[in-house]
RNA sequence: CGAGGGGACCAGAGGACCGCCGGUCGACUCUCGCGAGGGGGUCGACGGGAGGAAAGUCCGAGCUCCGCAGGGCAGGGUGCCGGGUAACACCCGGUCGGGGCGACCCGGAGGAAAGUGCAACAGAGAGUAGAGCGCCGUGGCCCGCGAGGGUCCCGGUGAGCGUGAAAGGGUGCGGUAAGAGCGCACCGGCAUCACCGGCGACGGUGGUGGCCAGGCAAACCCCAUCCGGAGCAAGACCGAACAGGGAGCGUUCGAGGGUUGCCCGCCCGAGCUCCCGGGUUGGUUGCUUGAGGCCGUCGGUAACGCCGGUCCUAGAGGAAUGGUCCUCACCUUCGCGAGGGCGACCGGACGAAGGCACAAAACUCGGCUUACGGGCCCCUCGGACC
Numbered sequence: 001c002g003a004g005g006g007g008a009c010c011a012g013a014g015g016a017c018c019g020c021c022g023g024u025c026g027a028c029u030c031u032c033g034c035g036a037g038g039g040g041g042u043c044g045a046c047g048g049g050a051g052g053a054a055a056g057u058c059c060g061a062g063c064u065c066c067g068c069a070g071g072g073c074a075g076g077g078u079g080c081c082g083g084g085u086a087a088c089a090c091c092c093g094g095u096c097g098g099g100g101c102g103a104c105c106c107g108g109a110g111g112a113a114a115g116u117g118c119a120a121c122a123g124a125g126a127g128u129a130g131a132g133c134g135c136c137g138u139g140g141c142c143c144g145c146g147a148g149g150g151u152c153c154c155g156g157u158g159a160g161c162g163u164g165a166a167a168g169g170g171u172g173c174g175g176u177a178a179g180a181g182c183g184c185a186c187c188g189g190c191a192u193c194a195c196c197g198g199c200g201a202c203g204g205u206g207g208u209g210g211c212c213a214g215g216c217a218a219a220c221c222c223c224a225u226c227c228g229g230a231g232c233a234a235g236a237c238c239g240a241a242c243a244g245g246g247a248g249c250g251u252u253c254g255a256g257g258g259u260u261g262c263c264c265g266c267c268c269g270a271g272c273u274c275c276c277g278g279g280u281u282g283g284u285u286g287c288u289u290g291a292g293g294c295c296g297u298c299g300g301u302a303a304c305g306c307c308g309g310u311c312c313u314a315g316a317g318g319a320a321u322g323g324u325c326c327u328c329a330c331c332u333u334c335g336c337g338a339g340g341g342c343g344a345c346c347g348g349a350c351g352a353a354g355g356c357a358c359a360a361a362a363c364u365c366g367g368c369u370u371a372c373g374g375g376c377c378c379c380u381c382g383g384a385c386c
Stems, first nucleotide, its partner, number of pairs: 001382007009374002012328007020049002023046010051358001055369002058367005063231004070264004075227005080094005095109001096107004110222002115220002117216002132161002134157004139152005169187006188212002190209008235285004244276006256268004292311005298305002330355006339346002
């Protein structure tokens, strides 16, 4: 200097003019009330007012309502180990596997002899999966003096060739008619036993066994474990208005409703259910003090936790923070070059042109995923210079 990897952070700043939402305090005033006190209006002062993703609505909860809150089936989530957390499919640290020269990154991580299923084409054959070429042999026929050669039927073979992403572990020796774990040695895998290390996943060492049984379960499935439901349009309160008609079932021998979808059990229950039609679709609240933010000691590898201190940082209601102007900051390219360096190289100030990302709460919080501009720190690889 170039190319990469990881981490935390910022999300432009200031001024002028005009304009919004909400709060606190004060003054004046209106109104309700016996009173305490409550509500409204005007003016003034002082504070506050969009994100790190507010997006996606993918997880987990807080909160609200239903349920005598039980059991079973179905359904869904998770899937190596340990820890964190209110909890989680999240986070941290590990183990194992995969990718990369590396810094680092990714993981779909229980089970494939429990069963079912899928894999184009090629190939003989793609999983209790094989014989096309080739190799060997008995027999028949032909040639040859002979050794032997050729061909046909049948048998054996799976080492060689070929196909494929993948083909019945690999190398070597023996053996065989020719071959083959057929046997043996070593290596690899698998199963099992023992010892050592580790909380554990797992790792290491040694023994025995020729056991050698592909892939896909983010295919159905099996195994283990976990799970009430609905959701702020939840819910609570106030006010206002209206119009009924028909059918079915039932009143303790139980219609109907609740308990997720079904079943059992349990509970409520005298009126329900369905169809057609009408009215209200207004206001207040829920609504922002929280598993809260920031700083610090201590503990912990870390995620994080205890403790101490400090702060209050939007609550709209068709939806508030906007509009105009100026100055600067930052970024890209080009010019110029004070100066620095042994050198490769760097480069203030100044000038010009342009740019300034993704994007807005709506009950709240912890995550994940996606979109995206800028500077800073650390690390890896390569080149050049000394």